[in-house]
Context: one part of a larger RNA
Parts: sequence; structure tokens; C1' cells
RNA sequence: ACUAGCUAAGGGAAAUCGGCAAAAUGGCCCCGUAACUUUGGGAUAAGGGGUGCCAGCUAUGAGAGUAGCUGGUCUCAGUGACCAGGGGGGCUCGACUGUUUAAUAAAAACAUAGCUCCUAGCUAGCCCGAAAGGGUGUGUACUGGGGGCGACACCUGCCCAGUGCUGGUAUGUGAAGCUGGGGUACAACUCAGUGAAGCACCAGUAAACGGCGGGGGUAACUAUAACCCUCUUAAGGUAGCGAAAUGCCUUGCCAGAUAAGUACUGGCCUGCAUGAAUGGUAGAACGAAGUCCCCACUGUCCCUAGCUAGAACUUA
Repeated sequence: ACUAGCUAAGGGAAAUCGGCAAAAUGGCCCCGUAACUUUGGGAUAAGGGGUGCCAGCUAUGAGAGUAGCUGGUCUCAGUGACCAGGGGGGCUCGACUGUUUAAUAAAAACAUAGCUCCUAGCUAGCCCGAAAGGGUGUGUACUGGGGGCGACACCUGCCCAGUGCUGGUAUGUGAAGCUGGGGUACAACUCAGUGAAGCACCAGUAAACGGCGGGGGUAACUAUAACCCUCUUAAGGUAGCGAAAUGCCUUGCCAGAUAAGUACUGGCCUGCAUGAAUGGUAGAACGAAGUCCCCACUGUCCCUAGCUAGAACUUA
């Protein structure tokens, strides 16, 4: 020096990417308990007091006992060892319990209840199987199958031009076959007619795939532009939210917190490139999730030291 354990004056996160690790808290009884909230919770919130032993007594009970009162008494210390929550506040994500990369990832990923769309009338639809047959199901639309979103609450705007799907269809196109003509009254070959699906064509459909503009001018300070003009599109992003898990410039600007804050929170909106079930916003409870702050606590550190055990090493 290593591994495991223990202790440290004064300071108390100054260490570090980060309080990682350690310390601290801890049981039971009594008091007390905020914001917020889906009224269930939050909550063991937070915060305080008590706790051993001995004697007498009270209440209650059949008793064992239980609850309490008064007095005494010992220790540094009475849940005396073991056992046994650290707490609070802000924000993000996911509603929640649950599931997952057996052996580097437990999560914000998956699932979920719920919402919605599509599909199927049963000899159905979907799935397995060259088939026979089987599953769904000895079920029958309050059912089965498939897709998306993901509790609850408030909502979910505009676009059907493109792609897809569904429906329609006078007409056009449209294979083989069939019919007719030519071909020696034949076959091949050839020309024409007929003509299914599909496509063209016409509609519908976005909780289908998806998409949701530019330029110029204008108000009696300035600035800005409710307003006007113009090009253009299928339609030009509505409500919301916004330097965001999304913002390049960027450590944006202002405020809070600090002596000092590329982090954090609140606000602003100039959104490189937010935005409504590829869901938008809000949100109690929950989380070995992520991030910031405070209290307590500490060898993380200032700054190291000592002890115990082991392994190792050296010498005999």
C1' cells in the first nucleotide's frame, strides 16, 4: 500500500459530473400536523414530549391482564444490545399497481383501465394448414378480429390537391375464349365484333398516410400594426403551450435564489425547426426515473491520523 470493520478536535459538501459512499433518522405511547386535492388522500406530513426499575393506590375485568395516579431510586445512556423511516420545497416525464434487454440498460421504454376508428350477419371475418381439418367458439355485433391514442378533467381547429381506402359508373381502354370476314369452302396466320376485374372518370373519407405560405403599405412623438393591397395554395397552424426531453444564434433578455449560478425556477415570445388521439393543455396520488434548492447529518473534503481482523510481503 490492499480488503473488511471502527473512531476522530475545529469546520460542515469547501470534496465531486453528482452528497457517490458514510453518517444521521428509526420501535411504541401522547400532543400536533401545511400547500394542494380526483375529498379517498397528502400523513408516520412537518414539529414536539415521554419511555428503566421499586413501592403504594385508583378504574375495569371471573381471571390473566389492561389503562392510569402518587412517591422513591440508579446510569453518560432505559425501544440501553439486536431489530428499527432522514426530512422538506420547486420542476420534467410517465396517471397509478404491474412488465422488460437470463449474463453491462428497470427507464421517460412496454402494458394498463378508458377513448376512438376500421372490419365481420355466421357456410361470416381473422389465424394455422398445398389439403383434410383445426383455433377464435360448442361463441353470434353488449360478440370476434385488426389499427391508433393511453386514467380522470378541459378540449381535439382548417385541408380530400397527392397517396391510400370505400362507393358509383353513361363513356373510353381492356386478356383468353366465343362470333363473323379474309385465307384453296381446311389448319396455322390475320382483320373486326363481343367484353370481366382493373385503370381512366365521378364522388365520399383525416382519432386514414399526411399537410397546415410569401411580399408591400398603413394610426397626430417614436415604435407597433386592429386595417389595406398583391402573389399564391388542397388548405395556409385555430385553442393552447413555448430558449421547452423540442431554440441554431445562445451562457437570448428580465426577475428570484448565491458574495459569485453555461445549471434551476418564474416571466417574455424574435417558435433555425411547438401544436391538438403521430394527441394538445392541466393535474391529486404514485416512482430503486431525471433535475435544482433547503434543513439535519457526517472523514466527501480542509488534512490527515490511529485502532482491529484478514490477505499479502520481509526476515528467522

The part of an RNA shown here (large-subunit ribosomal RNA, domain IV) has 316 nucleotides and comes from Candidatus Methanovirga aequatorialis. Model confidence (mean pLDDT): 86 of 100. Its Rfam family is "Archaeal large subunit ribosomal RNA". Its family is annotated with ribosome and structural constituent of ribosome in the Gene Ontology. For this family Rfam cites "The comparative RNA web (CRW) site: an online database of comparative sequence and structure information for ribosomal, intron, and other RNAs" (Cannone et al., BMC Bioinformatics, 2002). Lineage of the source: Archaea > Methanobacteriati > Methanobacteriota > Methanobacteriales > Candidatus Methanovirga.